RNA sequence: UUCACGGAGAGUUUGAUUCUGGCUCAGAACGAACGCUGGCGGCGUGGAUAAGACAUGCAAGUCGAACGGGGACUGCUUGGUGGUAACACUAAGUGGAACUAGUGGCGAAAGGGUGCGUAACACGUGGGAAUCUGCCUGAAAGUGGGGGAUAGCUCGGAGAAAUUCGAAUUAAUACCGCAUGUGAAGGAAACUUCAAAGCCGGGGUAACCUGGCGCUUUCAGAUGAGCCCGCGGCCUAUUAGCUUGUUGGUAAGGUAACGGCUUACCAAGGCACAGAUGGGUAGCCGGUCUGAGAGGACGAUCGGCCACACUGGAACUGAGACACGGUCCAGACACCUACGGGUGGCAGCAGUCGAGAAUCAUUCGCAAUGGGCGCAAGCCUGACGGUGCGACGCCGCGUGGGGGAAGAAGGUCCUAGGAUCGUAAACCCCUGUCAUUGGUUAACAAACCUGCACGUUUAACUGACGUGAAGCUGAUAGUAGCCAAAGAGGAAGGGACGGCUAACUCCGUGCCAGCAGCCGCGGUAAUACGGGGGUCCCAAGCGUUGUUCGGAUUCACUGGGCGUAAAGAGUACGUAGGCGGCCUGUUUAGUCUGAUGUGAAAGCUCCGAGCUCAACUCGGAAAUUGCAUUGGAUACUGGCAGGCUAGAGAUCCGGAGGGGAGACUGGAAUUCUCGGUGUAGCAGUGAAAUGCGUAGAUAUCGAGAGGAACAUCAGUGGCGAAGGCGAGUCUCUGGACGGUUUCUGACGCUGAGGUACGAAAGUUAGGGUAGCAAACAGGAUUAGAUACCCUGGUAGUCCUAACCGUAAACGGUGUGCACUUGCUGUAGGAGGAUUCGACCCCUUCUGUGGCGAAGCAAACGCGAUAAGUGCACCGCCUGGGGAGUACGGCCGCAAGGUUAAAACUCAAAGAAAUUGACGGGGGCCUGCACAAGCGGUGGAGUAUGUGGCUUAAUUCGAUGCAACGCGAAGAACCUUACCUGGGCUUGACAUGCCGUCAUAAGCUGUGAAAGCAGUGGUCAGUUCGGCUGGACGUGCACAGGUGCUGCAUGGCUGUCGUCAGCUCGUGUCGUGAGAUGUUGGUUUAAGUACCGCAACGAGCGCAACCCCUGCAUUUAGUUGCCAUCAAGUAAUGUUGGGCACUCUAGAUGGACUGCCCCAUUUCAAUGGGGAGGAAGGUGGGGACGACGUCAAGUCAGUAUGGCCCUUACGCCCAGGGCUGCACACGUACUACAAUGCCAAGUACAGAGGGACGCCAAACCGCGAGGUGGAGCAAAUCCCAUAAAACUUGGCCCAGUUCAGAUUGUAGUCUGCAACUCGACUACAUGAAGUUGGAAUCGCUAGUAAUGGCGCAUCAGCUACGGCGCCGUGAAUACGUUCCCAGGCCUUGUACACACCGCCCGUCACAUCAUGAAAGUCGGCUGUACCCGAAGUCACUGUGUUAACCGCAAGGAGACAGGUGCCGAAGGUAUGGCUGGUAAUUGGGAUGAAGUCGUAACAAGGUAGCCGUAGGGGAACCUGCGGCUGGAUCACCUCCUUU
Repeated sequence: UUCACGGAGAGUUUGAUUCUGGCUCAGAACGAACGCUGGCGGCGUGGAUAAGACAUGCAAGUCGAACGGGGACUGCUUGGUGGUAACACUAAGUGGAACUAGUGGCGAAAGGGUGCGUAACACGUGGGAAUCUGCCUGAAAGUGGGGGAUAGCUCGGAGAAAUUCGAAUUAAUACCGCAUGUGAAGGAAACUUCAAAGCCGGGGUAACCUGGCGCUUUCAGAUGAGCCCGCGGCCUAUUAGCUUGUUGGUAAGGUAACGGCUUACCAAGGCACAGAUGGGUAGCCGGUCUGAGAGGACGAUCGGCCACACUGGAACUGAGACACGGUCCAGACACCUACGGGUGGCAGCAGUCGAGAAUCAUUCGCAAUGGGCGCAAGCCUGACGGUGCGACGCCGCGUGGGGGAAGAAGGUCCUAGGAUCGUAAACCCCUGUCAUUGGUUAACAAACCUGCACGUUUAACUGACGUGAAGCUGAUAGUAGCCAAAGAGGAAGGGACGGCUAACUCCGUGCCAGCAGCCGCGGUAAUACGGGGGUCCCAAGCGUUGUUCGGAUUCACUGGGCGUAAAGAGUACGUAGGCGGCCUGUUUAGUCUGAUGUGAAAGCUCCGAGCUCAACUCGGAAAUUGCAUUGGAUACUGGCAGGCUAGAGAUCCGGAGGGGAGACUGGAAUUCUCGGUGUAGCAGUGAAAUGCGUAGAUAUCGAGAGGAACAUCAGUGGCGAAGGCGAGUCUCUGGACGGUUUCUGACGCUGAGGUACGAAAGUUAGGGUAGCAAACAGGAUUAGAUACCCUGGUAGUCCUAACCGUAAACGGUGUGCACUUGCUGUAGGAGGAUUCGACCCCUUCUGUGGCGAAGCAAACGCGAUAAGUGCACCGCCUGGGGAGUACGGCCGCAAGGUUAAAACUCAAAGAAAUUGACGGGGGCCUGCACAAGCGGUGGAGUAUGUGGCUUAAUUCGAUGCAACGCGAAGAACCUUACCUGGGCUUGACAUGCCGUCAUAAGCUGUGAAAGCAGUGGUCAGUUCGGCUGGACGUGCACAGGUGCUGCAUGGCUGUCGUCAGCUCGUGUCGUGAGAUGUUGGUUUAAGUACCGCAACGAGCGCAACCCCUGCAUUUAGUUGCCAUCAAGUAAUGUUGGGCACUCUAGAUGGACUGCCCCAUUUCAAUGGGGAGGAAGGUGGGGACGACGUCAAGUCAGUAUGGCCCUUACGCCCAGGGCUGCACACGUACUACAAUGCCAAGUACAGAGGGACGCCAAACCGCGAGGUGGAGCAAAUCCCAUAAAACUUGGCCCAGUUCAGAUUGUAGUCUGCAACUCGACUACAUGAAGUUGGAAUCGCUAGUAAUGGCGCAUCAGCUACGGCGCCGUGAAUACGUUCCCAGGCCUUGUACACACCGCCCGUCACAUCAUGAAAGUCGGCUGUACCCGAAGUCACUGUGUUAACCGCAAGGAGACAGGUGCCGAAGGUAUGGCUGGUAAUUGGGAUGAAGUCGUAACAAGGUAGCCGUAGGGGAACCUGCGGCUGGAUCACCUCCUUU
């Protein structure tokens, strides 16, 4: 530089993330099938299932030139009959001859079909030697002379038939001798043995010559076949041992041929973990599909090989068979039958039935190609060539092209404007493919052959061979092609449209119907269901299903992993195997390279060519990555030989150590026994009880017994392979380490099987038994408590001997070797320096820790003790569950261990980290949260709200905090939404259209009213236009709905919470979710502030700004005020006057930790104290409520989507109900009394309201109230006397002079109306109640408590409620342990609908698959035995017998028959493997709401888990040992930083 080739991902686990990991999809392909649809052609292709059964026809014949017959037809001769004759018929003779059953030859072993069997030398590939081979080719030689039969035919017989028997007769290229012997076979040789056939022509009188086709012997070739060997290609070890002709030898037999191929004898071999034997499956290959490739899957059509032909066995014939359309036997099946007996084999081509999702015509022709026979003509050929059927596949073509906007109609959608289907249609102009009709009309055909011409062969002709021209032959097919005609005329569907994945809307439906490949849609607004419209994709097809490869690096050779996701064996030793230090030589096995042979054709790829193109076909090249032979190279690996010392080992010296085994010894403690002292308790727990104790315990002292374990030292210290090892001494013994010299000379590493060791528990036998302690017993706890706690207590724990062989046997990290910055502890040793000697210090080796660089890792983390970088070897993994389970094997006394599946089921299961939430986790902090106080509620009566009950109705809503004196700031009617009854229907109300011109008021009847009926009455403004307004009537549009959905919504509100939080931009860190900021220290009421900091800033919140209140100044003085002055009154700011004060209401000031001191500190923020001040540390109060949470509340306040009702779910009216009462709860009022009640006297407010109103004085009434009427639209008048307090008096602790319910009587007021159902007054009545159980509420100062006053709603009132106002006016807070709520940080988590979470097991029910199971039914198969067909072989062969020998008798030979070995099917017995089924039974999986508990996840409320043992409804509990994959607190050690 050129050429060629060339690998795509997505969805789904989560609140989100990264990873692991499975599932699913997009692609290509098919001998396909199914659904919908369907115009034409070319080329291909089509029984994959039942190697199931088959009716019918055809698929193997041919040769008369091998043979004797027969012989249609025909020539000739003779005779007869008829006829004039030609001639016809007939008989005999003699010829010819198509054709032909039989004998004979060749073929039938090819072609065609199928894939049962077969895991094998069957196939593929490459080699080999001990063989045969018809027809064919080449060469040599020969072909002489005889004989005896037999089929056919004829006659006779048996039989239904198939068929068959006997007799007689006959031919050959049928059969048999003899001769010859080129040659062949045997043999050392001599020598012996072994052949044959003729037929058709030509010439010739004949002898004979000659051509062709045959025949025989032999050699060679070609072709085909048989045999042997190396290598290659399935699954299974839950198949580990197999084998007796087996392995080898000798001899014989047999075969075409080698060989245990067969037999006898001898030997005892042969095969196998590199997988024998057994089981399962399967024809193999060229190739096909897929894939980037490596691979994976498959083995249709075409080609090569093999096997089979109804099933099993057997041989015969032959060159070739143990024979698809042959034979024999047995069996099953089917058919015929006269019942005696016979016949058959479509896995040939068509076709039928059957089974199946499924696969065609009972077609034409031998014209071509090929095959058989024949001299040939020719015959045969379901091979083959064609046609038909099937969209089964590939390829090609068409269903029209151009113009055409009124953007038609119609459909659909719509925001009502429009948009879209859409230039699409209509309409105009063209074209003529395909189909249709008509016409014309092929290629595939050249040979053989026929006659002719020429040449060669021959003496010659014929013949044969060659050449030339001529003639003959077409199933497809009147087809392909070509020409013409007519006319857009006859020709488009299927799927999809939530994401993956291109394509969106309306209606219907309402977790229904349905969809779905995965994720998932559907419960009233479904782009996911069904339909419509539209759109997208492909197109005579389109989808679905099935299967294969791909994606899947998801079995990883290319190209994966194992600390925590699945995965390192519990540990070591070691066999086979794998791998292996340095040097030299040799060899050339591996390796590399060249050549040769082979790797069939077809296919694939490339180039070219032929059908109009393509598919398809043809020619050439390349490729065929392989195998074999041979030449070369020799680095590396291997083999062999020799050497070396760096690996490994040995020797010597030395010290350290809970390394192992045995024996002996010791003290402390527990328990028990005895004795002493001593008295009433001890023990135990959260609290108790059981238990022990007056028969003297516990306590204490002394003595003794016995067993087990070894405090302190003790340490991320030591030793060991691991398990594990801890008092002391002695004996025996293993290993590691340091130092040093010498020796051996690769002796090494790993290690499938194997062997040994192996905690605890457990087992067997015998001991032992102090303490502890499964089981067990009792006591508690509890709803229960088979537990946790307590009191007891047996196995066991200990020893000896022997089993078991498992643990979270863990560093969850296999072993060995090498390499790779550092810092710092600790244990053992050596050296250096130094010292008197040491220590400290430095260097180094081995072990054991911490932190960290690079690097690795999903992250966490690891990091010279690697999880880094490499090498060697072993073990293990491949989604979760089922399951470490079943079955089988092995081991074990047992418990059990080990090895180890499947059906079925799910779309996840999982790892690490993140943000939240939560914890009966931790830390810090706050709050009337607790505590400290005061007063209540819960008890009584009443009021009020709610639940419940009741009812015709008791309308509706609100339901933990955050519903319940709530909506409701006023239910007798109204309200009112509910019920009963009576009525209305364009409506009680709005707008528009149409009609009318009066209406309304009033009156009458009926009625409970509404209403109905009647009467009455006949509009106004007018610009005079029936124009405007108004009213009415009827009809249409519509009104109306307190009907539903607050889970379709807006708006508003509650709550966490006036808690201090919630976020963003940029930057930085992290793969990422995210983090940082916002954490930390100090501080605050506060994410308030300061400091620090990979952060720097900002926003919404906090605070402040706003209002009220507390102080002052100033301005302004009426209705307010009255100090001074004046006047006046019984008295009063009453009057003049004044605005000083109070007050009113505007403005301003004032408070900011500003000042001082102290404390703390980083000398920051801040805190404490003080001064001043009316007020001091946000002065007090209010308004103000971040991001969000609760699908919180409200469709009944209003608004509003959707749905529903329309003479009613709308509207009007009367009456009733919302007030109903066994009961329960909430919120209040009034009390229970003496800090009180009653009576009398007497003082001081604030804030409000007032015209359908507030209402003064005065008078009446005990009173509610009435009469009355002044004043006031209000700083003026009125409501309106504030009450508690204070003073005086009474009451004297009682159900009272407390309390006031209830009830009676009489009244007042409001109102149309007080019965249900108002308030108030007077008199009378005088209930419960004597301070309230468990529990629970409010409040931190002008607060609680207590006293009264006002207002809204309102005719009146249930107000004791609500909202305000003022008066009087406390107590207490040590403090943050606990309860509750909240904030921040941190930790754990299996939660994320977020602990009201998640989740486990039994039981019950249903469904599914599966294990076991007395048995039972099959299949395959082993062993032993019985029977034994056909048949080969062997023996026999007294029977039979033409050829040869012999004169004959007879013989040879042959055959029938018989016997034996073997032997299929069958039978008997007993095993093995495998499958079906089964009463019953075991666990497993799944299921929307079942039962019992609460095991696990937080310290999950007893930390959990592992192994083991016992126990228990169940999860589980307990004992023993182990692990951290345990939270929390404290301590020790180490590390990091300083």
The RNA shown here (small-subunit ribosomal RNA) has 1538 nucleotides and comes from a Limisphaerales bacterium. Its Rfam family is "Bacterial small subunit ribosomal RNA". The source organism's lineage runs through Bacteria, Pseudomonadati, Verrucomicrobiota, Verrucomicrobiia and Limisphaerales.